[in-house]
RNA sequence: GAGGCGCACUCUGGAAAGUCGAUCCAUGCGAUCGCGCCGACGGUGAAAGCCGCCCACGGGCGGCGAAGCUCUCAGGCCCCAUGACAGAGCGGGGAGG
Numbered sequence: 001g002a003g004g005c006g007c008a009c010u011c012u013g014g015a016a017a018g019u020c021g022a023u024c025c026a027u028g029c030g031a032u033c034g035c036g037c038c039g040a041c042g043g044u045g046a047a048a049g050c051c052g053c054c055c056a057c058g059g060g061c062g063g064c065g066a067a068g069c070u071c072u073c074a075g076g077c078c079c080c081a082u083g084a085c086a087g088a089g090c091g092g093g094g095a096g097g
Base pairs, nucleotide, nucleotide: 007091009089010088011087012086013085018035020034021033022032023031024030025028036077037076038075042073043071045069049064050063051062052061053060054059
């Protein structure tokens, strides 16, 4: 110094599921309740494997352990918005050479 990894910021793309019923009033598709749903803000769980202890060769207990899997706590179910993730730009940092 360049590229890549990762981090911050900006822009772009980006799915799913009820415009359900009732009540309230400041009348906004606003709040609450009920039933039915979605999974891609966030969050829960743990497979192989590894580690430790007990037992004593058969095993037992505990810990670490990923996701777009899972659970739907949260969030969401016209549009808007949010949005994992992806692309582009940009900034500085670290490692290595």

The RNA shown here (Glycine riboswitch aptamer) has 97 nucleotides and comes from Nocardioides insulae DSM 17944. Its mean pLDDT, the model's own confidence on a scale to 100, is 77. NCBI's taxonomy places the organism under Bacteria, Actinomycetota, Nocardioidaceae, Nocardioides, Nocardioides insulae.